A computed fold for a 110-nucleotide RNA from Poseidonocella pacifica, annotated as Guanidine-I riboswitch aptamer. The sequence was found by an Rfam model in a public genome assembly. The model forms 100% of the base pairs in the Rfam consensus.
[in-house]
RNA sequence: GUGCAGGGCAUUUAGGGUUCCACUGGCCAUCCCGUCAGGUUCGGUCCGAGAAAUGCCACCUGGCGGGCCAAUUCUCGCGGGGCACACGGCGGGCCAAAAUCCCGGGAGGC
Numbered sequence: 001g002u003g004c005a006g007g008g009c010a011u012u013u014a015g016g017g018u019u020c021c022a023c024u025g026g027c028c029a030u031c032c033c034g035u036c037a038g039g040u041u042c043g044g045u046c047c048g049a050g051a052a053a054u055g056c057c058a059c060c061u062g063g064c065g066g067g068c069c070a071a072u073u074c075u076c077g078c079g080g081g082g083c084a085c086a087c088g089g090c091g092g093g094c095c096a097a098a099a100u101c102c103c104g105g106g107a108g109g110c
Stems, first nucleotide, its partner, number of pairs: 007057006015047002020044002022041001023038005059082003063078005085105001087108001091103003
C1' cells in the first nucleotide's frame, strides 16, 4: 500500500420526535361535541443504537453417541468453549416528524 472479514433476528434501554390518543390554551353563552394552536407537553401508541444490554440462531473449534460392511469421509443428534476491538463529522434520506434509524465499522482520524 492492497485485499477478505468483523454475521442475522427478537426483546429492551439510552435517545427521538408529534400521525393518532391524552393533556394545556383559545373559539362555540357554559358543558359535551366540534374546531384552531401548542412537543418550551417529564404521558400512552410509534421510531430506536456497528461502536448499549439480554436471548436465540448462524459461523469457528473440540468432546460424546447413533447410522452406513468399515473408516479420520458422509450423515443425524447431544453438549463444552470461542464470537475480540471499535475515535468518528458535514451533508443527505425514510416515515407524520425526529433521532446514536438508513447512507455508515462510510469520509476522515489513530
Its Rfam family is "Guanidine-I riboswitch aptamer". Rfam links the family to the GO term regulation of gene expression. From the family's description: This family represents a conserved RNA structure found upstream of the ykkC and yxkD genes in Bacillus subtilis and related genes in other bacteria. The function of this family is unclear although it has been suggested that it may function to switch on efflux pumps and detoxification systems in response to harmful environmental molecules.